[in-house]
Background
Transfer RNA from a bacterium, 72 nucleotides, folded computationally.
RNA sequence: GGGGCGUUGGUCCAGUGGUAAAGACAACGGUCUUUCAAGCCGUUAACACGGGUUCAAUUCCCGUACGCCCCG
Repeated sequence: GGGGCGUUGGUCCAGUGGUAAAGACAACGGUCUUUCAAGCCGUUAACACGGGUUCAAUUCCCGUACGCCCCG
């Protein structure tokens, strides 16, 4: 330098062109308990950045950044 894959809450990860983005752990609050933990209930919190296509983009396309792999 060329090619491929990936980037989603604090962490791990699912998801899909259709309007509250799922789950687990963590955090916070409540419940329970003499207390703590566990259990149960609830709350907060995320689509890397820029542009394009579309009535509508986290999803499709292009570029950029970062990470991994392959080739030279």
RNAcentral holds the sequence, with entries from ENA. Rfam family: tRNA. Rfam classes the family as a transfer RNA. Rfam describes the family as follows. Transfer RNA (tRNA) molecules are approximately 80 nucleotides in length.